SAM riboswitch aptamer (S box leader), 111 nucleotides, folded computationally.
RNA sequence: UUCUUAUCAAGAGCAGGCGGAGGGACUAGCCCGAUGAAGCCCGGCAACCGGCGUGAAGCACGGUGCUAAUUCUUGCGGAUUCGAAUGGAAUUCGGAUCUGGGAGAUGAGAG
Numbered sequence: 001u002u003c004u005u006a007u008c009a010a011g012a013g014c015a016g017g018c019g020g021a022g023g024g025a026c027u028a029g030c031c032c033g034a035u036g037a038a039g040c041c042c043g044g045c046a047a048c049c050g051g052c053g054u055g056a057a058g059c060a061c062g063g064u065g066c067u068a069a070u071u072c073u074u075g076c077g078g079a080u081u082c083g084a085a086u087g088g089a090a091u092u093c094g095g096a097u098c099u100g101g102g103a104g105a106u107g108a109g110a111g
Stems, first nucleotide, its partner, number of pairs: 001111008013042001016041003022032003026075001028073002043067003047064004051059002071103001076100010
């Protein structure tokens, strides 16, 4: 880096230390941030693998992971519904709800 597969509505520091302006993958939006971003350390959580263990649970010991907002929403499509344009219908545009997919993240396995 590619492929396969499972999961993604729960959980986790409001005064912890260093650090100093950015961050939430990308698009568009909307947010977080000097009442202190990223990152590192410590603490915490417990999703997956291993270990111990159980009737079920559980422990957090080892390996990953995670620790604002549903994977913050959205990007392609479908259904229902509301509104606007039209005299009406068809159609188009916009909003809401539900849903399939895409993308992404994490684990495990494989090349």
About this RNA
It was read from a public genome assembly, where an Rfam model found it. Its mean pLDDT, the model's own confidence on a scale to 100, is 82.